[in-house]
RNA sequence: AUUUGAAAAAGGCAAAUCUAUUGAAAGGUAGAUACGCAAAGUCACAGGCCUAAGGUGAUUACACUAUGGUGGCUGGAUUGCUGAA
Numbered sequence: 001a002u003u004u005g006a007a008a009a010a011g012g013c014a015a016a017u018c019u020a021u022u023g024a025a026a027g028g029u030a031g032a033u034a035c036g037c038a039a040a041g042u043c044a045c046a047g048g049c050c051u052a053a054g055g056u057g058a059u060u061a062c063a064c065u066a067u068g069g070u071g072g073c074u075g076g077a078u079u080g081c082u083g084a085a
Stems, first nucleotide, its partner, number of pairs: 002085004012037002017032006035072001041078003045075003048070003054065004
């Protein structure tokens, strides 16, 4: 430097739930906790998915719409620890 994640070390992250807080919602943040994770680090670039305040069409229910989210859905980009070959 390249490939790789079988076993392992140092360490790391934290699903669901509960509490607080924030948000129109989806969701986010903090604490407790531990389902899992070898990129479960970072980036909404492509696709998927969630929400629909505002807007548009209806007028009565509703339908559509992302400029809002999701990286613990897939691909891509980028950075990094360690073992092995």